[in-house]
RNA sequence: GCCCUCAUAGCUCAGCUAGCAGAGCAGCUGUUUCGUAAACAGCAGGUCAGGGGUGCAAAUCCCCUUGGGGGCU
Numbered sequence: 001g002c003c004c005u006c007a008u009a010g011c012u013c014a015g016c017u018a019g020c021a022g023a024g025c026a027g028c029u030g031u032u033u034c035g036u037a038a039a040c041a042g043c044a045g046g047u048c049a050g051g052g053g054u055g056c057a058a059a060u061c062c063c064c065u066u067g068g069g070g071g072c073u
Stems, first nucleotide, its partner, number of pairs: 001072007010025004019056001027043005049065005
């Protein structure tokens, strides 16, 4: 230098076939308990890496950039 792949909640990841942004764990509140843990019920938490384009509509498609991983020379 070229190619592939990944980037979504605090963490691990779904969603990528455009149409309400989700799960588990973690956190908070409550119930239960003498108390703690567990269990159960509920709540909160997101510029979907950044910018631009297409389109009625973009996490999703296209282009550029940034960062991580892998390969080739």
A computed fold for a 73-nucleotide RNA from an archaeon, annotated as transfer RNA. The RNAcentral record of the sequence draws on ENA. The coordinates come from a structure-prediction model, not an experiment, and the mean pLDDT is 83.